[in-house]
RNA sequence: GCCGUGGUAGCUCAGACUGGGAGAGCGCUCGACUGAAGAUCGAGCGGUCGGGUGUUCAAAUCACCCCCACGGCA
Repeated sequence: GCCGUGGUAGCUCAGACUGGGAGAGCGCUCGACUGAAGAUCGAGCGGUCGGGUGUUCAAAUCACCCCCACGGCA
């Protein structure tokens, strides 16, 4: 340098192919339970969807440019 995969909540990831409600588990906070804690149960918290531009009524999702990580080729 070329090709591919990936970047979404504090962590691990789904959602993208087929545009329309941003989600799960863990975590954290509060409550129930307990002598207390753990486990369990209930409620809640938490997001510029890597950055930018464009297309569109509407973009995590489509197009283009850039950044980062990993793998392959040279």

RNAcentral holds the sequence, with entries from ENA. The RNA shown here (transfer RNA) has 74 nucleotides and comes from a Methanobacteriota archaeon. RNAcentral records the identical sequence in 2 taxa. The prediction has a mean pLDDT of 84. Rfam family: tRNA. The family's RNA type in Rfam is transfer RNA.